SAM riboswitch aptamer (S box leader) from Rhodohalobacter halophilus, 127 nucleotides, folded computationally. Rfam family: SAM riboswitch aptamer (S box leader). Rfam describes the family as follows. The SAM riboswitch is found upstream of a number of genes which code for proteins involved in methionine or cysteine biosynthesis in Gram-positive bacteria. The coordinates come from a structure-prediction model, not an experiment, and the mean pLDDT is 82. Taxonomically the source falls in Rhodohalobacter (Bacteria, Pseudomonadati, Balneolota, Balneolia).
RNA sequence: GUCUUAUCAAGAAAGGUGGAGGGACAGGCCCUGUGAAACCUUAGCAACCGCCCCGGUUUAUCCGGGGGCCAGGUGCUAAAUCCUGCCCGUCACGGUUUGAAUGAACCGCGACAGGGAAAGAUAAGAA
Numbered sequence: 001g002u003c004u005u006a007u008c009a010a011g012a013a014a015g016g017u018g019g020a021g022g023g024a025c026a027g028g029c030c031c032u033g034u035g036a037a038a039c040c041u042u043a044g045c046a047a048c049c050g051c052c053c054c055g056g057u058u059u060a061u062c063c064g065g066g067g068g069c070c071a072g073g074u075g076c077u078a079a080a081u082c083c084u085g086c087c088c089g090u091c092a093c094g095g096u097u098u099g100a101a102u103g104a105a106c107c108g109c110g111a112c113a114g115g116g117a118a119a120g121a122u123a124a125g126a127a
Stems, first nucleotide, its partner, number of pairs: 002126007013042005021031003025085004043077003048073002050069005055063002057060001081119001086116003089112003093108006
């Protein structure tokens, strides 16, 4: 690097070195000389890996259901994974066609802390 599964609206920063970038990508919007990235130190958050109890049924070497304990291994400590990106839904507005008309169909544009994907991140496992 690839694949599988799960999670991603919560949570948690100070100091030193450093010296201009950073927030994955694109657009937006932010952070940053009142000091970016990176590295180091200390501190903190958190239960993915571990243990126990309950639940389930296909009764097992089972089940990513619920609860409790643990900071050893990872991870994380601006903003929802900062927002959007693709599809769908709801609503508003505009246009075209149609209908006698309330309307209907289609197209465009916008809004939504609406839904689902994709992508990304992290963990655990696999080849």